RNA sequence: AGAGUUUGAUCAUGGCUCAGAACGAACGCUGGCGGCAGGCUUAACACAUGCAAGUCGAGCGCCCCGCAAGGGGAGCGGCAGACGGGUGAGUAACGCGUGGGAAUCUACCCAGCUCUACGGAACAACUCCGGGAAACUGGAGCUAAUACCGUAUACGUCCUUCGGGAGAAAGAUUUAUCGGAGUUGGAUGAGCCCGCGUUGGAUUAGCUAGUUGGUGGGGUAAUGGCCUACCAAGGCGACGAUCCAUAGCUGGUCUGAGAGGAUGAUCAGCCACACUGGGACUGAGACACGGCCCAGACUCCUACGGGAGGCAGCAGUGGGGAAUAUUGGACAAUGGGCGAAAGCCUGAUCCAGCAAUGCCGCGUGAGUGAUGAAGGCCUUAGGGUUGUAAAGCUCUUUUACCCGGGAUGAUAAUGACAGUACCGGGAGAAUAAGCUCCGGCUAACUCUGUGCCAGCAGCCGCGGUAAUACAGAGGGUGCGAGCGUUGUUCGGAAUUAUUGGGCGUAAAGGGCGCGUAGGCGGCCUCUGCAAGUCAAUUGUGAAAUCUCCGGGCUUAACUCGGAAAGGUCAACUGAUACUGCAGGGCUAGAGUGCGGAAGGGGCAACUGGAAUUCUCGGUGUAGCGGUGAAAUGCGUAGAUAUCGAGAGGAACACCUGCGGCGAAGGCGGGUUGCUGGGCCGACACUGACGCUGAAGCGCGAAAGCUAGGGGAGCGAACGGGAUUAGAUACCCCGGUAGUCCUAGCCUUAAACGAUGAAUGCUUGGUGUCUGGGGUUUUAUAGUCCCCGGGUGCCGUCGCUAACGCUUUAAGCAUUCCGCCUGGGGAGUACGGUCGCAAGACUGAAACUCAAAGGAAUUGACGGGGACCCGCACAAGCGGUGGAGCAUGUGGUUUAAUUCGACGCAACGCGAAGAACCUUACCUGGGCUAGAAUGCCUCUGACAACCCUAGAGAUAGGGCCUUCUGGGUAAAACCAGACAGAGUGCAAGGUGCUGCAUGGCUGUCGUCAGCUCGUGUCGUGAGAUGUUGGGUUAAGUCCCGCAACGAGCGCAACCCUUAUCAAUAGUUGCCAGCGGUUCGGCCGGGCACUCUAUUGAGACUGCCGUUGACAAAACGGAGGAAGGUGGGGAUGACGUCAAGUCCUCAUGGCCUUUAUGUCCAGGGCUACACACGUGCUACAAUGGCCGACACAAAGCGCUGCAAAAGAGCAAUCUGGAGCCAAUCGCAAAAAGUCGGUCUCAGUUCGGAUUGGAGUCUGCAACUCGACUCCAUGAAGUUGGAAUCGCUAGUAAUCGCAGAUCAGCAUGCUGCGGUGAAUACGUUCCCGGGUCUUGUACACACCGCCCGUCACAUCACGAAAGUGGGUUGUACUAGAAGUCGUCGCGCCAACCCGUAAGGGAGGCAGGCGCCCACGGUAUGAUCCAUGAUUGGGGUGAAGUCGUAACAAGGUAGCCGUA
Repeated sequence: AGAGUUUGAUCAUGGCUCAGAACGAACGCUGGCGGCAGGCUUAACACAUGCAAGUCGAGCGCCCCGCAAGGGGAGCGGCAGACGGGUGAGUAACGCGUGGGAAUCUACCCAGCUCUACGGAACAACUCCGGGAAACUGGAGCUAAUACCGUAUACGUCCUUCGGGAGAAAGAUUUAUCGGAGUUGGAUGAGCCCGCGUUGGAUUAGCUAGUUGGUGGGGUAAUGGCCUACCAAGGCGACGAUCCAUAGCUGGUCUGAGAGGAUGAUCAGCCACACUGGGACUGAGACACGGCCCAGACUCCUACGGGAGGCAGCAGUGGGGAAUAUUGGACAAUGGGCGAAAGCCUGAUCCAGCAAUGCCGCGUGAGUGAUGAAGGCCUUAGGGUUGUAAAGCUCUUUUACCCGGGAUGAUAAUGACAGUACCGGGAGAAUAAGCUCCGGCUAACUCUGUGCCAGCAGCCGCGGUAAUACAGAGGGUGCGAGCGUUGUUCGGAAUUAUUGGGCGUAAAGGGCGCGUAGGCGGCCUCUGCAAGUCAAUUGUGAAAUCUCCGGGCUUAACUCGGAAAGGUCAACUGAUACUGCAGGGCUAGAGUGCGGAAGGGGCAACUGGAAUUCUCGGUGUAGCGGUGAAAUGCGUAGAUAUCGAGAGGAACACCUGCGGCGAAGGCGGGUUGCUGGGCCGACACUGACGCUGAAGCGCGAAAGCUAGGGGAGCGAACGGGAUUAGAUACCCCGGUAGUCCUAGCCUUAAACGAUGAAUGCUUGGUGUCUGGGGUUUUAUAGUCCCCGGGUGCCGUCGCUAACGCUUUAAGCAUUCCGCCUGGGGAGUACGGUCGCAAGACUGAAACUCAAAGGAAUUGACGGGGACCCGCACAAGCGGUGGAGCAUGUGGUUUAAUUCGACGCAACGCGAAGAACCUUACCUGGGCUAGAAUGCCUCUGACAACCCUAGAGAUAGGGCCUUCUGGGUAAAACCAGACAGAGUGCAAGGUGCUGCAUGGCUGUCGUCAGCUCGUGUCGUGAGAUGUUGGGUUAAGUCCCGCAACGAGCGCAACCCUUAUCAAUAGUUGCCAGCGGUUCGGCCGGGCACUCUAUUGAGACUGCCGUUGACAAAACGGAGGAAGGUGGGGAUGACGUCAAGUCCUCAUGGCCUUUAUGUCCAGGGCUACACACGUGCUACAAUGGCCGACACAAAGCGCUGCAAAAGAGCAAUCUGGAGCCAAUCGCAAAAAGUCGGUCUCAGUUCGGAUUGGAGUCUGCAACUCGACUCCAUGAAGUUGGAAUCGCUAGUAAUCGCAGAUCAGCAUGCUGCGGUGAAUACGUUCCCGGGUCUUGUACACACCGCCCGUCACAUCACGAAAGUGGGUUGUACUAGAAGUCGUCGCGCCAACCCGUAAGGGAGGCAGGCGCCCACGGUAUGAUCCAUGAUUGGGGUGAAGUCGUAACAAGGUAGCCGUA
């Protein structure tokens, strides 16, 4: 510090996700030791049991033990139980933090001053008598005190009307202390007040009656409505009151570069609470966790009468929960309470225990060790890897274990921890490694299994038979006593933007104006103040934490010491530039006055003509109207058309213009009246009066609403006619609201420049509207120039993601307002405000997705455009589609009808030829290292031939018994061939996958395209080049050009054909010569034809015209041939997961007595039917008969076969000749000449069938071809539709060849005869280039919308129902303070001898306040609810086709 993810790719926007750190954590797997920390985040839920606050006999009496000393007990009394410990429910508050303040108190402590005198009366304990189950308690009597009361005194204190008045004390013990009282000061602690800071919600906007203030009084330690009486009517609030929700606050902690964000466990400060609510008492201090009273809920005891209790102290239990420990030890230390002290108490504390909860440290060994062991895994089978890893050898002993010693913490004593830390010794590698991950992000790869299954997944996404993504294994990566997962926080996220974002099109400028609050604001070096601002000093900012420097535990974590740091803080002193405040001045901003000019600016009244419609009248006759075409409609009752007259309503042609005016909406005939705003010119005046603008107010198209008018045309709804599969539409005929006016509502629009307002600054060019000035002109006009104000276009800098904007900014700046923060849900729901309604404004959430969206790029596509081409159309000729047959396919059938090919680009295709074979299929019968091949071993026989069985394969038998070379005297032997056998390595498969592949092929398409290097442009994808102007068959060429070049294609080079020449003449030829049996037959010749080799020739080369002086086109000449002469071969980058695993090759899978192989028979030839491709026809341009003529190209020894003969013929006999320019196939046919038929189902046509034959072949039954005789079907030119062809072409005629024993209407070639037409490119199809739109990119066979049906999820409404919180009114009234009464009761003091009285007090009564509770009525929130509403998501469901292209009616916005 970034990365992944929207796209075919790109840039930008934007969300989602990841890598980091952290945790009071939990869960999974695993687990050796130690140190230091932390450990109920949930139920402030309920609690058994034990402990957590006592102490003092040196305050007092009594009782008990004891001889005494002394000790013990319960009481009275004192001090302490207000600390320490827990928890975070409540609290949005002076509660907390920070800094100040005045009207206060403060036990114990410290310092000072003064005093401590004289009296009195009780009550517990105790004794006696009672009550009660208990808790406890009643009566009578006795008694002490540092308990209680009175008097005296008063340094200082308090009160005061300034005269005066008030108020204390306590002793103990014995010789020195501890106390007591008053008072002053301090210290400490506490109470109170104030400034500032301190969560979210406005779908909470108004709140408040003790409320705000005053006076008197009360109350308190103290100020104060704290309380009360009276008076006044205030107080708070948009700088957010009130209400609702949430929450203890802070030092700090986590994160972050910081600013911030989140958090408030442990430690520390403050607050609040103590079962829930209320209350006071005591006291220095409480409204009191382990005190009291009352009420309530709950639990327990009970003799039912009544009582007891409060773990949010430490342990512990139940419960809740994903989850959090021992009913431990000790007061040794530190601290606290009491005490003079010893001491006692102390679950504070110090320790130990539990759990890897965290942080830190250590270990699980070290060295050596290659045959790179074994095993595992992989493998191209060679090897690689695990891996120096192991084993082995040599060492060490941290930890753990055993033995021994043994602290610091403790100052004289006292040690829970603890025989602990630590130290010494001993044995022995001995006691000690896992977890995650390995597709990218992200470090780390292979095999097997699985087969969209099982599963994974943080995001993108993996898995449908070759998964580095699932599972296992091997290997590897990372971390390590831990490792992963989950959750949460910050970060990354500049993704709420102060630092540090945006708003033309991505989300986002309010529809427009006026204007309140608020924010911001001109000049002067003017004057003053000093609030902001700046600086110095002082105070404070607790400690701990963080940072730095040191120290202590072996180190570290941890801890100790010191320093530094930390505030928008406070006080004080100073500065005065800037802002502010106060004062003074100015005129540049703003405004006023004067003079002009422009204008559909607004409102009202009046008025005009054209047109439509209607009415009346005239003329006139059969149609009009409407459409793509029609129909509905109107019209003989007279329409349309035309002329005249009239009525009525609405809108204002031309002018009219990216021209004008207005804030926007908007404004258009003319005249008049009233009226607003802007602009220009020259001066004068005011003197900052300004800008913006939450709230508020006003204006605001169309549609819509209310009431009343009006209603010509148009025209939602509606009716009819068409169109259509349907057509609730588009088109047509009608037509109501409405459109118009008046008055009043509504307040929304794609209300758009998708661009808020204002001000200043920043190069230019060119129009236009409206003012002014200058110049020229006699002058208007006009020209040119300049200064303003508007409105357009182009464009520099700059900006922008790009598109684009550019003095009319989207540039550079300032001020103010509005708005945005992923898509959907949704501008929806609920609530509120407004509205007559429709609805508007405000405006969520659950849930769901990983995108949605912008600009630009390349393609593809368009029922977009332009240009161009092609037998693409058109113009022609001939076909197919109808018939019969052939052939292929589908379907059907079958035991099998083997398989493949399916739009063009499958279907006379693979197949250039299925009777057996082929053959892959079926039935049946056999074989199993196999039918064939290679290597190895062995043998020398096997085979052929014959016989038998069998359908055959096969089985049995007979017969027979190697060869070649080397070598040797001959053998042996070696090598090889052939054959057989054996065994192993290995076979075999036309089985599957053409979507795992190679190769080959088809197709677009012989279309003119497809690319690269360098340069340039662009952020980039990309562009340029390759576009443009011409031209071409062509990206062919020329010109131009930020391009310059190049490659694959085009063309040419190749073959063939057309002309000529040279060379060569046999098997070819014969002009001339000779011969002839008259046949180039022979001699001869090579001139010609021809053959086959080499050349020539054609290049727009020449001329003219056009063109741009180009390329080129057109015409012409010459030429056998003229503009690529004709034909062929030749097929760019790529597309179609096109075709082929059945040509071949090949990965993987499957099969191995079978899916292999052999054999016989059958099948591929089936047949209701459908389609494709063909053949033959339907006839007279013909059929038949006779005669006669002219080719090319091929083929031939397992062959072609002549002559001759036989047969009607197929064919047979025959065999000359020929290995072919020699011989043969071989007859060419159409044609020509002559004859016949005469328009008929025929002398057309030949199917079908019967009979008889021929040939091939082992064999023609299924199932061949041909011949003859006989038979003589359909068919009389073919519907919709559709195919081929542009010249030696179509059409027509025959010939040959491959395959092949035989079989050709097919295929491939060959020649003969030989046309018609093309105006032209509007249309159909296909293609190319440029351009345009796009929501497509699997690319239009694309994308995509809504209803309905099904499933599921969350939400809204709903008669209601249940609960929480809260307001108001009334009721109620425990305990208790206070007030009052106090006739009952009372020891202290006073009067009195006394009786008695007084003061004072107690019980009790009443009153105020008031908790729980009750009643009624509201508000609000939550849950639930038959039914219902829309929404989201789902697999291949249904119906249509709305949108994206002109999306086939341009789309969209508002409204009905």
Small-subunit ribosomal RNA from an uncultured bacterium, 1456 nucleotides, folded computationally. Its mean pLDDT, the model's own confidence on a scale to 100, is 85. Its Rfam family is "Bacterial small subunit ribosomal RNA". Rfam links the family to the GO terms structural constituent of ribosome and ribosome.